[in-house]
Context: one part of a larger RNA
RNA sequence: GGCUUAAGUUGGAUACCUUGGCAUUCAGAAGCGAUGAAGGGCGUGUCUACCGACGAAACGCUUCGGGGAGCUGGAAGUAAGCUUUGAUCCGGAGGUUCCCGAAUGAGGAAACUCUUUAAACUGCAUAUUUAAUACAUAGGUAUGUAAGAGCGAACCUGGUGAAUUGAAACAUCUCAGUAACCAGAGGAAAAGAAAGCAAAAGCGAUUCCCACAGUAGCGGCGAGCGAAAAGGGAACAGCCUAAACUACCUCUUAAAAGGUAGGGUUGUGGGACAACCAUCCAUAGAUUGAAUAAGUUAGGCGAAGUCUUUGGAAUGAGACAUCAUAGAAGGUGAAAAUCCUGUAGUCGAAAACUUUGAAAACUAGUGUUGUAUCCCGAGUAGCAUGGGACACGUGAAACCCCGUGUGAAUCUGCGAGGACCACCUCGUAAGGCUAAAUAUUCCUGAAUGACCGAUAGUGAAACAGUACCGCGAGGGAAAGGUGAAAAGAACCCCGGAAGGGGAGUGAAAUAGAACAUGAAAGCUUAAGCUUACAAGCAGUGGGAGGACGACUAAACGUCUGACCUCGUACCUGUUGAAGAAUGAGCCGGCGACUUGUAGGUAGUGGCAGGUUAAGGUAGAAAAUACUGGAGCCAUAGUGAAAGCGAGCCUGAAUAGGGCGACAGUCACUGCUUACAGACCCGAACCCGGAUGAUCUAACCAUGGCCAGUGUGAAGCUUAGGUAACACUAAGUGGAGGUACGAACCGACUGAUGUUGAAAAAUCAGCGGAUGAGUUGUGGUUAGGGGUGAAAUGCCAAUCGAAUCCGGAGCUAGCUGGUUCUCCCCGAAAUGCGUUUAGGCGCAGCGGUUAGUGCUAUAGCUUAGGGGUAAAGCACUGUUUCGGUGCGGGCUGCUAACGCGGUACCAAAUCGAUGCAAACUCUGAAUACUAAGUGUGUAACUAACCAGUAAGACUGUGGGGGAUAAGCUCCAUUGUCAAGAGGGAAACAGCCCAGACCACCAGCUAAGGCCCCUAAAUGAUUACUAAGUGAUAAAGGAUGUGGGAAUGCUGAGACAAUCAGGAGGUUCGCCUAGAAGCAGCUAUCCUUUAAAGAGUGCGUAAUAGCUCACUGAUCAAGCGCACCUGCGCCGAAAAUGAACGGGGCUAAGUAAUCUGCCGAAGCUGUGGGAUCUUUAAGAUCGGUAGGGGAGCGUUCCACAAUAGAUUGAAGCAUUAGCGUAAGCGGGUGUGGACGAAGUGGAAGUGAGAAUGUCGGCUUGAGUAGCGAAAACAUUGGUGAGAAUCCAAUGCCCCGAAAACCUAAGGUUUCCUCCGGAAGGCUCGUCCGCGGAGGGUGAGUCAGGACCUAAGGCGAGGCCGAAAGGCGUAGCUAAUGGACAACGGGUUAAUAUUCCCGUACCAUCUAUUGCUGAUAUCGAGGGACGGAGAAGGCUAGACCAGCCGGAUGUUGGUUACCGGUUUAAGCGUUAAAGGUGAUGAAGAGCGGCGAAAACGCUCUGAGCUAAGGCGUGAGUACGAGAUACCAAGGUAUCGAAGUGGUUGAUGUCAUACUUCCAAGAAAAGCUCGGCAUAUCAUAAGUUAUAGAUGCCUGUACCCGAAACCGACACAGGUAGGUAGGUAGAAUAUACCAAGGGGCGC
Repeated sequence: GGCUUAAGUUGGAUACCUUGGCAUUCAGAAGCGAUGAAGGGCGUGUCUACCGACGAAACGCUUCGGGGAGCUGGAAGUAAGCUUUGAUCCGGAGGUUCCCGAAUGAGGAAACUCUUUAAACUGCAUAUUUAAUACAUAGGUAUGUAAGAGCGAACCUGGUGAAUUGAAACAUCUCAGUAACCAGAGGAAAAGAAAGCAAAAGCGAUUCCCACAGUAGCGGCGAGCGAAAAGGGAACAGCCUAAACUACCUCUUAAAAGGUAGGGUUGUGGGACAACCAUCCAUAGAUUGAAUAAGUUAGGCGAAGUCUUUGGAAUGAGACAUCAUAGAAGGUGAAAAUCCUGUAGUCGAAAACUUUGAAAACUAGUGUUGUAUCCCGAGUAGCAUGGGACACGUGAAACCCCGUGUGAAUCUGCGAGGACCACCUCGUAAGGCUAAAUAUUCCUGAAUGACCGAUAGUGAAACAGUACCGCGAGGGAAAGGUGAAAAGAACCCCGGAAGGGGAGUGAAAUAGAACAUGAAAGCUUAAGCUUACAAGCAGUGGGAGGACGACUAAACGUCUGACCUCGUACCUGUUGAAGAAUGAGCCGGCGACUUGUAGGUAGUGGCAGGUUAAGGUAGAAAAUACUGGAGCCAUAGUGAAAGCGAGCCUGAAUAGGGCGACAGUCACUGCUUACAGACCCGAACCCGGAUGAUCUAACCAUGGCCAGUGUGAAGCUUAGGUAACACUAAGUGGAGGUACGAACCGACUGAUGUUGAAAAAUCAGCGGAUGAGUUGUGGUUAGGGGUGAAAUGCCAAUCGAAUCCGGAGCUAGCUGGUUCUCCCCGAAAUGCGUUUAGGCGCAGCGGUUAGUGCUAUAGCUUAGGGGUAAAGCACUGUUUCGGUGCGGGCUGCUAACGCGGUACCAAAUCGAUGCAAACUCUGAAUACUAAGUGUGUAACUAACCAGUAAGACUGUGGGGGAUAAGCUCCAUUGUCAAGAGGGAAACAGCCCAGACCACCAGCUAAGGCCCCUAAAUGAUUACUAAGUGAUAAAGGAUGUGGGAAUGCUGAGACAAUCAGGAGGUUCGCCUAGAAGCAGCUAUCCUUUAAAGAGUGCGUAAUAGCUCACUGAUCAAGCGCACCUGCGCCGAAAAUGAACGGGGCUAAGUAAUCUGCCGAAGCUGUGGGAUCUUUAAGAUCGGUAGGGGAGCGUUCCACAAUAGAUUGAAGCAUUAGCGUAAGCGGGUGUGGACGAAGUGGAAGUGAGAAUGUCGGCUUGAGUAGCGAAAACAUUGGUGAGAAUCCAAUGCCCCGAAAACCUAAGGUUUCCUCCGGAAGGCUCGUCCGCGGAGGGUGAGUCAGGACCUAAGGCGAGGCCGAAAGGCGUAGCUAAUGGACAACGGGUUAAUAUUCCCGUACCAUCUAUUGCUGAUAUCGAGGGACGGAGAAGGCUAGACCAGCCGGAUGUUGGUUACCGGUUUAAGCGUUAAAGGUGAUGAAGAGCGGCGAAAACGCUCUGAGCUAAGGCGUGAGUACGAGAUACCAAGGUAUCGAAGUGGUUGAUGUCAUACUUCCAAGAAAAGCUCGGCAUAUCAUAAGUUAUAGAUGCCUGUACCCGAAACCGACACAGGUAGGUAGGUAGAAUAUACCAAGGGGCGC
């Protein structure tokens, strides 16, 4: 380390429970609101943070009822109280009801501010006034009224109106008039009393249900869309006007018109009109509503049990009883009709409301005849054209509606009946109202459930639309259980605490608050066995040894497992996976073929014709029963149809042919199809409506910022120069999208970083840095869009079209996943078609159920045709040689005709030889056809249900390719696929062989028999010598065996040795030379045993050596080539590796023979299942797929079941049973439920979906601990100190790492206490937790003042609606206007408190003067950039003076301090600016109201920083002294001058210069024309007194408090600016001050 067992821990599954949900039924109600809603803010309690309740009358007030003993909510505790004189509590009616919100006096950033405290706007009424415009009207004003406004879930009506999608693409079409937006109404809405529907018969408003009917139809006649009349039901209800005519009134010259009243309302036409008659009773009503009754809003009464026993507890068990119009339910210490609350039944209301509706009032309402005249709804009907809607897509398209144009008739009229016309029939348009039946449920009550039970059920059982995320629209969790009762653990011990051990409570504490049960993963401890020479899915089969045991067991069982055999997980997807192809870290929970309607089919059941639908009745009922016959299917077919009919059609036909000549129907169940999301999860898209310019782009308005140093344009001055310019030089000057370079802005390079310090930074360099610069605040532009110095860039870490929600469960021919068992059968990867190729349709192949009955087929027999293989060359082509050789070429002769020659080409033909997929004179084997025979869970037919249509390899025949491929495409077998077993070492496709189960039986196949390893170290005959065997070619080789030839050879071969190898001749030619041997020709002769005009070497050429050839020696075989067996070389790859290894000379190779081994094959024995002909036969591998039979889970019925505290479910464990899913028994734990059986209903079975939620590991005590500015020592505190405090030293920043402030944050500020968690370590500490405290303003900032961009916007204009724009006006700072300074004080505030000294506004009083004020008019306010020079000041430095310390008393060195506001007055004009180009003043001007402006006169003012004095020494001040709680407190207190330098501050919005020409309004001043008010006022001067509202104010602010998820190396506007060096705000080092970066 492994396995096992036991005990714990962690964790929160399981079972049990339910406070909460879900679905539905019945009833009620269907609104609330200017009398201020919905929804909120803020408050109210003795103590009160939250929820609930309430509203300054605030945990409540009054009154009327109920009720009857305790009460002051959740929610304990404390305090103080109330109550039988009736509290708390319940109900009715009142009162109160802050602020916001329609929000309504004005404003506004909701819950606030400011005012003349007010109904803002619209409507209505009255009065009044009054335009263009005469009357008038619009409009205005005033008064009154209180109708509207806003909110709310669905339902309803109307306006506007998509897209994804479907059509396998897409455009008409579909989705769909859906979603969404908008407007409006009601408890319902809408519709509605025929210009209707029909059809020769009729009906009689509308709405809804059934049905007609998936019919008629519409439709790229595709996908799809889809009525209506009739019939059966629910409910029922009808009316009022216009006109004709009449009366009166108004107006008018009159006519006309209008008003009121009567009249009148219909289609067998009616009415007016004329004539006649009758009736005031009955009837009807939708208006008011007494009494009564009923109901609702509180309530009351309400039967009947005890004992024993077990137990912690009785409701259990046992015994004997009782009630029941009550045995529903809940509770009570377990399970209760009789204990409690209740239940059945019955009774009840002061008050309010609902229903019923006596009576009265009111309203309405009659008939006949006549038919001359009048009336009967006009820019209407109709028509044309363009559209819409009708089921109906323009169609033959009626009917209905809208736009534009045109444009009737009045009953002898008009419309409709699906173009239109005629006839006929029906109706009476162009005005209006109208209950019920129908739809829905934000809400209230009662009740129910084969609904859920904490990952379920609402998102939410709990303080949930919360925490949290996002700028926003919006998104959106997790989290239940002590016990009967807190009896919640007194006391003791360890410990700082936390925590624990005892004690005690309790039935139980392993029920102890992290609390019931308490599974698994994970972790720990203890014990038994085992493990350090042994290689792999970790098991399986065997098995030595060791250690244990008893009650599912008596001869067994448990744990471990040395050693041996065999053995590459699961899923998916594939031709094929151990695969290095996908998925899963592990465990637990959840997680996918459902439901509705319709069709088809099978089974079962009812009936024989079947059956009801809606509805109705009964019923407590949503059960159930009965009713209801409308309708549907069937009962007759056939034909296109008229039609005919057991027949019909076709046809001339009587022929032939086609279809037909009666069994169904309803219900339930299974399978399947269609439509619906349709098995589950998954897009990228498209469309609608909203939310976003706090990021960023551009723009608008208003403000800010840019150290320092260079360069030196124009212009000007002076000098020279010119006739005059020009020009030149020097100086001055200070321009510039100018240069260098900080801040600031940017981002070129490199490195680091890359699970970062940082979701874009750091470090070192870099670019711009007065400009097209940069930046703050406020605003504008919005997605089919904006913006863009343009990159498809940016528009909140998102951009080829933002984000959020919705259509939406879009669609997905695509990927993934799809959960218990057993039994039977069992494929395909092919053909055809396809915008088709990874998808579909049909066929093929499978299954199931029926039927037919010998039909199919293997085999055999017989009979066939063929044109393949082979073969052949007869054809078609091709091909080689030879013969003959037409013709041609060449050539000779000829004057020509023509005749010859030819070793050239060559037709044709003959002989010989080949080749062929598209050749065949021939021609098999197989295959195929037919007949016969024959065989079978064979074949065929029908119906239903599929899957498959990616195939792979081997052999054979071919095509393509290279007669390459583990290549590709066909054909044909086999195997795999979907097939295990044996062999081939291992090895889907090869060989053998097809696994129902068991066996320690037998025989074989392929293949094997030396060992690994079962079986022959078998036999015989050969071969091989290469470890060939145990990888390979061309090619090479006296390897070796066999065969069959041939040559030489005792007349002496072959080899070896010895010897010869000559002469003509150096043959000839050629050559410089060529002599056998460069080359060419020739290649003879002679001598000989033999010897080439020479086989090689060699020479310049010769020479020389040698060979052929010959002789001798030797003595028997030798040589050459061919065929063949086995070998050899050829033979180089990366870790050592190609017999499987050892090893083998056979244990190799070839052949023959005999044994044996060898499989899940065959046989034997036993057992199971399926099928059939029921005989003892056959069969039982299996993916996709089909069929069959079962197991289990939750709930329901029987059921108030059996069982259960003497212990249910669940959990853990165990040696039982079953073919499996599974089912039982025991033991322990547990502490309240709960089987089995027979049926029923399903949210019904998980290992995989990069599933989902939770828990737990591994990685790992690993990386890291966030700027390398740095710490160290001593002391203190404390349980504990690197980290806290104090002191000392050291180090760092210092244009910051210091100080102030805006935004933002919102208590972080200060004090005390604490240390769980947070703090990247620690912690006694903290920006952490608890408690308490803290922010003081006339002058600071904002409001009560003003206006900019912008926003809103009375009237107004525009627009389907919502709404858009905009005048006056209002609002809105980043700007204008505007009055306070110094010192002191607190733990924490101070320009705010205190001291001192000021100022502003208003009021009052006194005083003097004057017409004043408002609207209004005018002035003014009032403005750019850059530059240069100067004055002054702040500040700094130096010196003087003073004090302290040290050492010392001569003084020297170093340290500290030396300060003082606003306003007012005086003085100085001292620097300056402006001004003689005219300040101030006066006058004049047909300039005007005035001021302004212009002119004239006179002639010097106006403005301004600063300095000095005063304020002002009772202040401050180094330091000293005293006390102390060691933090401080109190008292005293010296000097308090001069010089130098000097700003970016100030004079100064000045001056100079330039071109791009640089807000508005108010405060303020002036005026008094016009209007108004007042002149009893008002304004103003001076003095004195009084008064002075609201909001902010703590703290952080270059950051640990803001924006970045963090105590984050990033970002963040403005102000202050010391010393030395330096040009400088660069840089370096320091001061004040702050830090040492939380390991």